[in-house]
């Protein structure tokens, strides 16, 4: 210098003017508020709402089992997680490094398309072959075989030597696989040597088995205050009442209750208002422990809180960047990614113009 890998930070800056939403101080007020000053006012993802929690309400005797849903190598971190960190195993890359739903296929069931002779109790299409039978002496039949060819994602261990009529774990060596042992490691697992001739193809993001986890709904949760009107209940006054209705079918009497209006009180509750609401598993710095995720200690800080929903607009100078002219200096013009809080946190995922920083890898060149 070129090409790359991993991680982090930022996400236009400054100023002026005019506005908007909260807070706070002072003044004024018709108590509704108004004016002035000061200070604060979107994000790394505020997004998707995919996981995990806090909080609120509802449900809920306890335990076991079952159903349903989820998670799935090992260890650690955490309030918790499907997140993070460190390892293991497998795969990719020359490498830095990246990717993996990564338990069980020897409990059982199921599936393995097309092609192919045969797809799981293997198989005989081409092919190979001593003996046997037939023979027109070319071969055919029967039998044996799976080495080679062919099909396929996959053909019932692989390579080599021996063996055989031809072949074949048929025998042997190495590799693979299985079983148990020793050593190392907390463990996943690794290494070593022993035995077994191979019995056990793949798929569990098919059913299933095993282990572990799991009540439901969500701030439009939920709680409080509560005007007028209508309606409900209680008490009292007045009126009606020589009334009407009800109290077993009819009539009469008695008794009880109800029916009107006014006042006061009570309870529920609509519009509305308040709380929930932002001090929290909080942020920054330093030290210690730890490989790390993280944890502990000390110091400092307060950093939106709306409710149809504020966080905006104009102008000037500058910056990254783009276009045009120019050899250049420079001149002119354009122009700012993705997006936008709504109870709050921890994650994941997705979107993102551009700028900067750190560490590392491969190659080339120079000394």
């Nucleotide at each position: 210098c070129c090409a790359g890998a991993g991680g982090g930070u930022c996400g236009g800056g400054c100023g002026a003017c005019c506005g908007c939403g909260g807070g706070u101080g002072c003044u004024c007020u018709u108590c509704g508020g108004a004016g002035c000053g000061c200070g604060c006012g979107a994000g790394g993802a505020a997004a998707g709402u995919c996981c995990g929690g806090g909080c609120u309400c509802c449900a809920u005797g306890u335990a076991a089992c079952g159903a349903c849903g989820g998670u799935g190598c090992c260890g650690g971190g955490u309030a918790a997680c499907g997140c993070c960190c460190g390892g293991c195993g497998g795969g990719g890359g020359u490498g830095a490094c990246c990717c993996c739903a990564g338990g069980g296929a020897a409990a059982g069931u199921g599936c393995c398309a097309c092609a192919g002779a045969g797809a799981g109790u293997a198989g005989a299409c081409g092919g190979c072959g001593a003996c046997c039978g037939u023979u027109u002496c070319g071969a055919c039949g029967a039998c044996g075989c799976c080495a080679c060819g062919g099909u396929g994602a996959a053909a019932g261990g692989g390579u080599g030597c021996g063996g055989c009529a031809a072949g074949a774990g048929c025998g042997c060596a190495c590799c693979g696989c299985g079983c148990g042992c020793u050593u190392g490691g907390u463990a996943a697992c690794a290494a070593g040597g022993g035995c077994g001739g191979c019995a056990c193809g793949g798929c569990a993001a098919a059913c299933c088995c095993c282990a572990c986890c799991g009540g439901g709904a969500g701030c439009a949760a939920a709680a409080c205050c509560g005007a007028a009107u209508a309606g409900g209940g209680g008490c009292g006054g007045c009126a009606u009442a020589u009334g009407a209705g009800c109290a077993u079918c009819g009539u009469u009497g008695c008794u009880g209750c109800u029916c009107g209006u006014c006042g006061c009180c009570c309870g529920g509750g609509u519009u509305g208002g308040u709380u929930g609401c932002u001090u929290g598993a909080g942020c920054c710095c330093g030290c210690a422990u730890g490989c790390a995720a993280a944890u502990g200690c000390g110091g400092g800080c307060c950093u939106a809180g709306a409710g149809g929903a504020a966080u905006g607009g104009u102008c000037g100078c500058c910056c990254a960047u783009c276009c045009c002219g120019g050899c250049a200096a420079c001149g002119g013009g354009g122009g700012g990614a993705c997006a936008g809080a709504a109870c709050c946190c921890g994650g994941c995922u997705u979107a993102c113009a551009g700028a900067c920083c750190c560490u590392c890898u491969g190659g080339c060149g120079u000394u």
The RNA shown here (Bacterial RNase P class A) has 367 nucleotides. The coordinates come from a structure-prediction model, not an experiment, and the mean pLDDT is 76. It was read from a public genome assembly, where an Rfam model found it.